[in-house]
Context: one part of a larger RNA
RNA sequence: GAUGAACGCUAGCGGCGCGCUUAACACAUGCAAGUCGUGCGAUCGGUCUGGACCUGAAUCCUUCGGGAGGACGGACCAGAUACGGAGCGGCGGACGGGUGAGUAACACGUAGCUGACCUACCUCCAAGGAGGGGCAUAGCAUCGGGAAACCGUUGUUAAUACCCCAUAAGGUUGCUUUUGCAACCAAAGUGGCUUUUUUAAGCUACGCCUGGAGAGGGGGCUGCGGCCUAUUAGCUUGACGGUGAGGUAAGGGCUCACCGUGGCGAAGAUAGGUAGGGGGCCUGAGAGGGCGAUCCCCCACACUGGGACUGAGACACGGCCCAGACUCCUACGGGAGGCUGCAGUGGGGAAUCUUGCGCAAUGGGCGAAAGCCUGACGCAGCGACGUCGCGUGGAGGACGAAGGCCUUCGGGUUGUAAACUCCUUUUCUGGGGGACGAAUAAGGUAGGCAGGUAAUGGUCUACCGAUGACGGUACUCCAGGAACAAGCGCCGGCUAACUUCGUGCCAGCAGCCGCGGUAAGACGAAGGGCGCAAGCGUUAUCC
Numbered sequence: 001g002a003u004g005a006a007c008g009c010u011a012g013c014g015g016c017g018c019g020c021u022u023a024a025c026a027c028a029u030g031c032a033a034g035u036c037g038u039g040c041g042a043u044c045g046g047u048c049u050g051g052a053c054c055u056g057a058a059u060c061c062u063u064c065g066g067g068a069g070g071a072c073g074g075a076c077c078a079g080a081u082a083c084g085g086a087g088c089g090g091c092g093g094a095c096g097g098g099u100g101a102g103u104a105a106c107a108c109g110u111a112g113c114u115g116a117c118c119u120a121c122c123u124c125c126a127a128g129g130a131g132g133g134g135c136a137u138a139g140c141a142u143c144g145g146g147a148a149a150c151c152g153u154u155g156u157u158a159a160u161a162c163c164c165c166a167u168a169a170g171g172u173u174g175c176u177u178u179u180g181c182a183a184c185c186a187a188a189g190u191g192g193c194u195u196u197u198u199u200a201a202g203c204u205a206c207g208c209c210u211g212g213a214g215a216g217g218g219g220g221c222u223g224c225g226g227c228c229u230a231u232u233a234g235c236u237u238g239a240c241g242g243u244g245a246g247g248u249a250a251g252g253g254c255u256c257a258c259c260g261u262g263g264c265g266a267a268g269a270u271a272g273g274u275a276g277g278g279g280g281c282c283u284g285a286g287a288g289g290g291c292g293a294u295c296c297c298c299c300a301c302a303c304u305g306g307g308a309c310u311g312a313g314a315c316a317c318g319g320c321c322c323a324g325a326c327u328c329c330u331a332c333g334g335g336a337g338g339c340u341g342c343a344g345u346g347g348g349g350a351a352u353c354u355u356g357c358g359c360a361a362u363g364g365g366c367g368a369a370a371g372c373c374u375g376a377c378g379c380a381g382c383g384a385c386g387u388c389g390c391g392u393g394g395a396g397g398a399c400g401a402a403g404g405c406c407u408u409c410g411g412g413u414u415g416u417a418a419a420c421u422c423c424u425u426u427u428c429u430g431g432g433g434g435a436c437g438a439a440u441a442a443g444g445u446a447g448g449c450a451g452g453u454a455a456u457g458g459u460c461u462a463c464c465g466a467u468g469a470c471g472g473u474a475c476u477c478c479a480g481g482a483a484c485a486a487g488c489g490c491c492g493g494c495u496a497a498c499u500u501c502g503u504g505c506c507a508g509c510a511g512c513c514g515c516g517g518u519a520a521g522a523c524g525a526a527g528g529g530c531g532c533a534a535g536c537g538u539u540a541u542c543c
Base pairs, nucleotide, nucleotide: 001542002541003540005539006538007537008536009535012390013389014388015387016386017385018383019382020348025346026345027344029343030342031341034091035090036089039088040087044084045083046081047080048079049078050077051076053074054073059068060067061066098301099300100299108225109224110223111222112221113220114219117218118217119216122214123213124212125211127210128209129208131165132164133163134162139156140155141154143152144151145150170185171184172183173182174181175180189206190205191204192203193202194201195200227273228272229271234264235263236262239261240260241259242258243257244256245255246254276298277297278296279295280291281290282289283288303324304323305322306321307320326337327336328335329334354380356379357378358377362376363374364373365372366371393423394422395421396420403414404413405412406411428480429479430478431477432476433475437470443464444463445462446461447460448459449458487532488531489530490529491528492513493512494511498527499526500525501524502523508515509514
C1' cells in the first nucleotide's frame, strides 16, 4: 500500500459499486420457459345469433269466469365465435441464469491446419420446384383396472402430423473420366383482397421442398507456453506402429480382427499432492512476487453413478430410462421429488442481504401483428463492506469570565475557545411545482418508388399517434430556525504528541527494544497535546 474481509468503540446525508471466501450440506413455500387459432378438429366451458318450449311482469280487452300480450328468468336444439381449459402439430425449452465439485488436460492462452467436417433460424441467387393419392392417431365417447400416479379395451375425427406414386434443374454415391452413364433423394398449406367459370379463379402476404453462396456459430487436429514433491525412478498391452474392416458430420487404436515389438522417461516418465484456465486484480522503480471476488472470454458440473432418445445442435440444471443414498405420500399393491435459478429456511461459520416492485427501458423466445412469457434485466430494500462527495456553521469577540488542570503562589494553561453581537441555511422540517430516461409500436393521413391491376398488398419519407416499475424520485421554489449531526487511536525510543495524582515486580502494558520492587513522561485516571475523521483502531492475509 491492498482486501468480497471480520471484531471493538462510534455514527448525519448522498452518488456509484460490492455483499456465503465455510457444508458441490439438506431444503418448507412462491415464482424462474414458453408461445402460435394466420397449421388442426368446434372436444369441454364461456360468449353471440337463430329456432321452438316453460314460467309468466308491465300494458290492453273483459260479460269479472277469463282472454290478448310477451319483459326478466330457466332449460333444450341448431349454428357461429379461438375468450378460457385440455389435445394434435410447429418453433423455442442446447439461449439466458447458477456454481467451481472434478480436471495438471490440447482444459486454457497463443499461432496455425481441416484436401478430414457440420450448421436450425437470418441474408442473397433477376436459381429450380410445389402434380396425384392414401392409412392412421391424440382429443372425444364407451367399458374396465387402480387409493393415487396413471393404465388398458372398443368406437370415432383433423392437420403445415404420417405414408405412397410421379417429376429431378440441382445434389449424393458408383463407374468412367474431355465428359458421359447408372442408381438414389423432394414438398404444405394458411390468411387477406377481388372477381362471380363459388367443391372456382386471379392477385398478394406469410410459409413448404431441392440446390448454391454468404454471415454468424460449432466439431476435430498440430506446434509452442504455463503448479509443487525424486523422502515417487522406472512406466506401458490398445500399450507404439502396420494392413483390413466397422463407426462418426469428420481424420485417428476411436473400436475390432490379424501382423510386427514397439512407445515414454533425470530436458523428470509414472506416482502422490494441490488447483477450474485466461483477460485481468494487488504490490513493486522495475524485474519479479501474490491472487483469479465483482465484469468479459473459455471449460466443467447440475442429488451420486451410468445410459441413450429426440433434435440443426444435448448425452440435455427446472427432459427420459436404470441403479444408489436421502425425503415425502400410500388403501402396503405402488407412487412422487432433486434451489450449484430468484427470494427464503435450517445447519456450518469470525462472517455475507428482501420469501420486495415492474416488464416502462435494454435483451431473449414464440407470433403476420396485437400481444403473451421472461427472479435475464431495470429498479427499490438491507449492510460505513468499499470508494468518491457534502455537512456538523461563518465573521467579530478580553493583556483574557467562571470552572478544570498545573504552579516556584507571582502566575501559566484550557482559550477566541465559550458567553455575547451580527450573518448564512448546504443539510434538516413543513408546503408548492416537477422531469430526462419514450422511440422508428400498432394504426391513421399525405406524398414518393417498383411491378401493375378489378381490389388488397410491398417499400421509403413527413406528420398525427398509446405506453414509466423507479416515483411525486431527481431537481427546483417558498417559509422556519444555528437550529438535529464527532468520534476513535495514540503521546519511553522506533514515531508526531507531557505533566500531576494513584499504584508499588502488585495491578497491569507490550509490534520490537522493554516498562512496574515509593517521586513511573511506558501501568490506571485526570488535565493537556499529537494524528486521522463519519470514521478510528485491532486481527488475519498478500506484495
A computed fold for a 543-nucleotide part of an RNA from an uncultured bacterium, annotated as small-subunit ribosomal RNA, 5' domain. The full RNA is in RNAcentral, with records from ENA, Greengenes and SILVA.